The prediction has a mean pLDDT of 85. Predicted 3D model of a 539-nucleotide part of an RNA (large-subunit ribosomal RNA, domain I) from a mouse gut metagenome. The full RNA is in RNAcentral, with records from SILVA.

Context: one part of a larger RNA
RNA sequence: GGCGCAUGGGGGAUGCCUAGGCUCUCGGAGGCGAAGAAGGACGUGACAAGCUGCGAAAAGCCGCGGCGAGGGGCAAAUACCCAUUGACCCGCGGAUGUCCGAAUGGGGCAACCCGACGGAAGCGAUUCCGUCACCGCGCAGAGCGCGGGGCGAACGCAGGGAACUGAAACAUCUUAGUACCUGCAGGAAGAGAAAGUAACAACGAUUCCCCCAGUAGCGGCGAGCGAACGGGGAAGAGCCCAAACCGGCGGUGUGGCGACGCACGUGCCGGGGUUAUAGGAGCGGAGUCAUACGAAGCGGAAGCGAGGAGAACCGUCUGGAACGGCGGGCCACAGCGGGUGAAAGCCCCUUAUCCGAAGCGGAAGUUGAGUUAUCCGCCACCUGAGUAUGCCGGAACACGAGAAAUUCCGGUUGAAUUAUCGGGGACCAUCCCGAAAGGCUAAAUACUACCGAGAGACCGAUAGCGAACGAGUACCGUGAGGGAAAGGUGAAAAGCACCUCGGACAGAGGAGUGAAAAAGACCCUGAAACCAUGCGCCU
Numbered sequence: 001g002g003c004g005c006a007u008g009g010g011g012g013a014u015g016c017c018u019a020g021g022c023u024c025u026c027g028g029a030g031g032c033g034a035a036g037a038a039g040g041a042c043g044u045g046a047c048a049a050g051c052u053g054c055g056a057a058a059a060g061c062c063g064c065g066g067c068g069a070g071g072g073g074c075a076a077a078u079a080c081c082c083a084u085u086g087a088c089c090c091g092c093g094g095a096u097g098u099c100c101g102a103a104u105g106g107g108g109c110a111a112c113c114c115g116a117c118g119g120a121a122g123c124g125a126u127u128c129c130g131u132c133a134c135c136g137c138g139c140a141g142a143g144c145g146c147g148g149g150g151c152g153a154a155c156g157c158a159g160g161g162a163a164c165u166g167a168a169a170c171a172u173c174u175u176a177g178u179a180c181c182u183g184c185a186g187g188a189a190g191a192g193a194a195a196g197u198a199a200c201a202a203c204g205a206u207u208c209c210c211c212c213a214g215u216a217g218c219g220g221c222g223a224g225c226g227a228a229c230g231g232g233g234a235a236g237a238g239c240c241c242a243a244a245c246c247g248g249c250g251g252u253g254u255g256g257c258g259a260c261g262c263a264c265g266u267g268c269c270g271g272g273g274u275u276a277u278a279g280g281a282g283c284g285g286a287g288u289c290a291u292a293c294g295a296a297g298c299g300g301a302a303g304c305g306a307g308g309a310g311a312a313c314c315g316u317c318u319g320g321a322a323c324g325g326c327g328g329g330c331c332a333c334a335g336c337g338g339g340u341g342a343a344a345g346c347c348c349c350u351u352a353u354c355c356g357a358a359g360c361g362g363a364a365g366u367u368g369a370g371u372u373a374u375c376c377g378c379c380a381c382c383u384g385a386g387u388a389u390g391c392c393g394g395a396a397c398a399c400g401a402g403a404a405a406u407u408c409c410g411g412u413u414g415a416a417u418u419a420u421c422g423g424g425g426a427c428c429a430u431c432c433c434g435a436a437a438g439g440c441u442a443a444a445u446a447c448u449a450c451c452g453a454g455a456g457a458c459c460g461a462u463a464g465c466g467a468a469c470g471a472g473u474a475c476c477g478u479g480a481g482g483g484a485a486a487g488g489u490g491a492a493a494a495g496c497a498c499c500u501c502g503g504a505c506a507g508a509g510g511a512g513u514g515a516a517a518a519a520g521a522c523c524c525u526g527a528a529a530c531c532a533u534g535c536g537c538c539u
Stems, first nucleotide, its partner, number of pairs: 001538009015524001016488002020459002022456007029448002031151002039100003042055003046078001050074002061094006070082003105114003115132007134148006155186001156184005166173001170220001196203002207234005217225002238440003241384001245271005251264005276418001278383003282378005292371002297366002303360002307355003313328005329346002331335001337349003390412007399425001420435005475482002495523001498510004
């Protein structure tokens, strides 16, 4: 020096554990904000650095209700307090709520600076309280009232809108109307009551799911994209204007001194009216008072809700400890689960079941503003115009200009008026279906930041969220931004009084606690690398 064995050190794997995560199900809620939000700054405790709570009334104040012996948060100790005249804690309601922040009196390098007007206190300097931003709408109005602004996880609609990539290169194409930017809204949004779909048979708003079907098609007919009809389900709901006509008000023109009259089309308001076997208006005739729906109000069910009730076990042995073994019992609409010094239906909390204030919640019911329909004939007044359509250029439709219908946008043209108009995938005829150029509409559908309850052939500290722990922290970066590591004594602190060595240290040895200290806080278990010591063998 090497190898081996042993004993220790070192290290923190492994096992066990879970305070935290992940995913889903059911229900709730689906918003907060100028009555100042979200988020912060700074304060606030007897002593107070952090977290939590709170706001100069500051770990809190008031009321109502619950609970019932302790309490002054995490978090020990000291001091001092509170509490059966009911504290602490829990539920509900209220008060207070500095400064910044949409931030809104003006300014500003957020948490700061400086004003105006009115009022209050003070002799006064001064202090305190209130008001004062902008935009939109309404109202005859230097004003008043109402609304807006900002934030928020996903879901929604709309305006814009890529590229990598794929095509084994690449340009049409694809990725994809995706990502992303912007606007706006709701608890959902959007869509929606046929100018529809069909095909000689018919259906009857929209939305969503399953099938139709990877079909028909589209496609440098490449890569790839990809329907509909029809069928089966979920849900189910239909309505209102514009116009004709009637009335009122206002307007313009005109006549008149004036009261007022005449004419005109336009504006506003009310009635009327809303569709395809066309309907409505007007005129004439007949007939009818009934039916159904229904806002707001009253009402207050179920449910939620601090909480309450809630059965049944002892002995003995081992042990530090009984929940274990043995013996004998009991309850069960409760043998889910958790805790307790080991493994508990009967020890504790729960569990089945039952009850429950305020408050939330709003069902039934009630009242009922208001809305609502007929038939026949005549007549030809109305029924959405710079619209539809055509053409040019684009876009959307599964459909890339294609034989390319249909829908939308820009440009340019530019109709018809029920003997009308649109469509049925070029176009024409026959036939069939429908009524554009105004509007509203629940449910079935999408999502989950948040609250409640529950589940897992999900993880178990290099896993599971980045974060089980004062984590979006420490730290890094000018900044946008990036972003950790870090859990476990013991049943109970009983956390080692006292003694010895040492420096009033670290540490060590005794003693003591404990079942265990080879559980001593660098604390459960304690693998390997690596280090040391002893022994053996080899060189």
Its Rfam family is "Bacterial large subunit ribosomal RNA".